[in-house]
RNA sequence: UGCUCAUCAUGAGGGACAGAGGGAAACGGCCCGUCGAAGUCCCAGCAACCAGCCCGCGUCAAUCGUCACCACGAGGCCCGCGUGCGAAGGUGCUAAAUCCGUCCUUGCGCGAAGGUCGUGCAGGGGAAGAUGACCG
Numbered sequence: 001u002g003c004u005c006a007u008c009a010u011g012a013g014g015g016a017c018a019g020a021g022g023g024a025a026a027c028g029g030c031c032c033g034u035c036g037a038a039g040u041c042c043c044a045g046c047a048a049c050c051a052g053c054c055c056g057c058g059u060c061a062a063u064c065g066u067c068a069c070c071a072c073g074a075g076g077c078c079c080g081c082g083u084g085c086g087a088a089g090g091u092g093c094u095a096a097a098u099c100c101g102u103c104c105u106u107g108c109g110c111g112a113a114g115g116u117c118g119u120g121c122a123g124g125g126g127a128a129g130a131u132g133a134c135c136g
Base pairs, nucleotide, nucleotide: 001136002135004133005132006131007130008129013043014042015041016040017039021032022031023030026102027101028100029099044094045093046092049090050089052085053084055082056081057080058079063074064073065072066071098128103125104124105123106122107121108120109119110118111117112116
């Protein structure tokens, strides 16, 4: 850095240095910030993606029985899925839903209205992004 897949309404902050920005990008909105932003370091915490374990389900190997075969029954490895446990290791994360909107769409309200358009609220799906895992 690319593909694929999964997840993204939960949760979790102090200190030191630093010194004006920050919330991915563009635009709009709304926030955070000199009562100290970004960044770097230390410590702490959260979570449970990877790796571990238990159980259940699915599929089902070896093997066994009836048995010439087929078939049926028992059997349950591996694998997959799901609930749970745990926190030593590899990551990640620790304002606000991924802060919200932008594209498509559903419902309702309002305005104008012939089709329809505009606008507000609520929802669904995308796109983009983030993180992880596997592979390249």
Predicted 3D model of a 136-nucleotide RNA (SAM riboswitch aptamer (S box leader)) from a Nocardioidaceae bacterium. The organism belongs to Nocardioidaceae, within Bacteria. The coordinates come from a structure-prediction model, not an experiment, and the mean pLDDT is 79. The sequence was found by an Rfam model in a public genome assembly.